[in-house]
Context: one part of a larger RNA
Molecule: small-subunit ribosomal RNA, 3' major domain
Organism: uncultured bacterium
RNA sequence: UGACGGGGGCCCGCACAAGCGGUGGAGCAUGUGGUUUAAUUCGACGCAACGCGAAGAACCUUACCCAGGCUUGAACUGCAGAUGACAUUCUACGAAAGUAGGCUUCCGCAAGGACAUCUGUAGAGGUGCUGCAUGGCUGUCGUCAGCUCGUGUCGUGAGAUGUUGGGUUAAGUCCCGCAACGAGCGCAACCCCUAUGCUUAGUUGCCAGCGAUUCGGUCGGGCACUCUAAGGAGACUGCCGGUGACAAACCGGAGGAAGGUGGGGAUGACGUCAAGUCAUCAUGCCCCUUAUGACCUGGGCUACACACGUACUACAAUGGCCGGUACAACGCGCAGCGAACUCGCGAGGGCAAGCUAAUCGCUUAAAACCGGUCUCAGUUCAGAUCGGAGUCUGCAACUCGACUCCGUGAAGUCGGAAUCGCUAGUAAUCUCGGGUCAGCAUACCGAGGUGAAUACGUUCCCGGGCCUUGUACA
Numbered sequence: 001u002g003a004c005g006g007g008g009g010c011c012c013g014c015a016c017a018a019g020c021g022g023u024g025g026a027g028c029a030u031g032u033g034g035u036u037u038a039a040u041u042c043g044a045c046g047c048a049a050c051g052c053g054a055a056g057a058a059c060c061u062u063a064c065c066c067a068g069g070c071u072u073g074a075a076c077u078g079c080a081g082a083u084g085a086c087a088u089u090c091u092a093c094g095a096a097a098g099u100a101g102g103c104u105u106c107c108g109c110a111a112g113g114a115c116a117u118c119u120g121u122a123g124a125g126g127u128g129c130u131g132c133a134u135g136g137c138u139g140u141c142g143u144c145a146g147c148u149c150g151u152g153u154c155g156u157g158a159g160a161u162g163u164u165g166g167g168u169u170a171a172g173u174c175c176c177g178c179a180a181c182g183a184g185c186g187c188a189a190c191c192c193c194u195a196u197g198c199u200u201a202g203u204u205g206c207c208a209g210c211g212a213u214u215c216g217g218u219c220g221g222g223c224a225c226u227c228u229a230a231g232g233a234g235a236c237u238g239c240c241g242g243u244g245a246c247a248a249a250c251c252g253g254a255g256g257a258a259g260g261u262g263g264g265g266a267u268g269a270c271g272u273c274a275a276g277u278c279a280u281c282a283u284g285c286c287c288c289u290u291a292u293g294a295c296c297u298g299g300g301c302u303a304c305a306c307a308c309g310u311a312c313u314a315c316a317a318u319g320g321c322c323g324g325u326a327c328a329a330c331g332c333g334c335a336g337c338g339a340a341c342u343c344g345c346g347a348g349g350g351c352a353a354g355c356u357a358a359u360c361g362c363u364u365a366a367a368a369c370c371g372g373u374c375u376c377a378g379u380u381c382a383g384a385u386c387g388g389a390g391u392c393u394g395c396a397a398c399u400c401g402a403c404u405c406c407g408u409g410a411a412g413u414c415g416g417a418a419u420c421g422c423u424a425g426u427a428a429u430c431u432c433g434g435g436u437c438a439g440c441a442u443a444c445c446g447a448g449g450u451g452a453a454u455a456c457g458u459u460c461c462c463g464g465g466c467c468u469u470g471u472a473c474a
Base pairs, nucleotide, nucleotide: 001474002473003471004470005469007468008467009466010465011464012463013462015458016457019422020421021420022419023418026313027312029310030309031308032307033306034304035303042053043052064299065298068295070293077122078121079120080119081118082117083116084115090101091100092099093098125288126287128286130284134282135281136277137276138275139273141271146185147184148183149182150181151180152161153160154159165176166175167174191265192264193263194262196233198231199230200229201228202227205223206222207221210220211219212218236259239253240252241251242250243249315415319374320373321372322371323370324369331362332361333360336355337354341350342349343348381412386407387406388405389404390403391402392401428450429449430448431447432446433445434444
């Protein structure tokens, strides 16, 4: 100087407390361990591994296993020599990869070039090893308020000071004081979305008033309004009162759409964990080279006495079922979205308009509301499992897809110890869209609808910041 303390002081955070809803019990989905297996490819392991890499394993993917065949090879660049018009197609064998063979057409010769095959050679190739040799990227403490430097001063020196102190702040934020005076990386601001006006613009959007109408903004018309998307305004403790040290600031108020960082996002200092990744990529060293490379059929990654994590669905009446009626936003679409009509109980099928999209389509949002029914039961709850019949995608749904219909109707009556999330348009709850994608979503990333309770407070648990103290630790 740090680090540590079941030392002290001050302060903060859904850290506790106050509340609301979960997990832990059930079924199932998914990941992991374990076990099994010819293989169940590999990585990730407290927080910070375990719906993680994987934004989607039937083949492919695929790295694993079994079998079959290849050896300058599946992609690329050469060198030397030899041979051959190029090319297309067929047959046999085969699971395929491939192997073998001939046929037809074409060609006057030579040279050159290109291409192909073979031989040799330089080399290709490796998801083989080392993340403890590395780059790059990432997680984490933590969006925590810290981390440093120059000059000066103090100290023999390591170092200190500044950065400590008194206030204050979300903040090393600002003020005052001070042997310090300044500065840098962080904080804040500048960026994006959102909340309110204004200006400009008016189609594919909108419809107040006028006319028409097939009653549909549909048509004429209009650009008021909504909206769209570009510009600009607005919030700065600016104003008033009080407190304060005449400061910084804090408390209350006015005006205002918004008030003290308005709400959300992007943004992650010096560093820590030899943290993660050699399987994104790149790369040193080592290793393989008729195989640890490359091709292909089939299988496996989907196994199943069990254990754990994360989700979904429930256990019902604030509910289930039936009928009726209403209101979104974000997005996506040409190898695509697919209306209307029609067939089917349905998943879907047929025909097919429109749309390269504010025009057409996906697209009826669901919870909600109104009416009816059920009457507390393992039920008209719950839907696992199983039997049968189908639809769709795709060469192909046996291993191993999703969905539909009929039947079947398991556990489960609110969950031990323990444990998680959340402070407002949040939690909870309800649907919708997208990426991946032929097909496959309870996952992920977004969107909107309905919409709470509670916070006395900082004694305690956890993590963190500053000062101080002890130390046999570095």